SAM riboswitch aptamer (S box leader) from a marine sediment metagenome, 104 nucleotides, folded computationally. It matches the Rfam family "SAM riboswitch aptamer (S box leader)". Rfam 15.1 lists 9,625 matches to the family in 4,158 species. RNAcentral holds the sequence, with entries from MGnify.
RNA sequence: UUAUACAGAAGAGGUGAGAGAACAGGCUCUGUGACCCUCUGGCAACCACCAACACAAAGCGGAGAGGUGCCAAUUCCUGCCACGCUGGAAGUGUGGAAAUAUAA
Numbered sequence: 001u002u003a004u005a006c007a008g009a010a011g012a013g014g015u016g017a018g019a020g021a022a023c024a025g026g027c028u029c030u031g032u033g034a035c036c037c038u039c040u041g042g043c044a045a046c047c048a049c050c051a052a053c054a055c056a057a058a059g060c061g062g063a064g065a066g067g068u069g070c071c072a073a074u075u076c077c078u079g080c081c082a083c084g085c086u087g088g089a090a091g092u093g094u095g096g097a098a099a100u101a102u103a104a
Base pairs, nucleotide, nucleotide: 001104002103003102004101005100010040011039012038013037014036018029019028020027023079024078025077026076041071042070043069046067047066049062050061075099080096081095082094083093084092085091
């Protein structure tokens, strides 16, 4: 920089207090052991691979032995902007931005 982010996928062992990226608010998980680490298993299909077409590439399709990634909750939700609902506010819906994560 580009693409994607409402789908999908858990057991065992270790450890022992916080965890869910950061800040704020909410909400949730957690001594019935979370988070994290290791092993095993699994999910997905970004890259690589296969096939077809083609000048070529991309896209569509296939496979899952390779490189990553992932396996509570939409990226857990909200925050900023625009528009709609609403007399206004609050609230809420849609779209976008920002941030973050992953891949190339």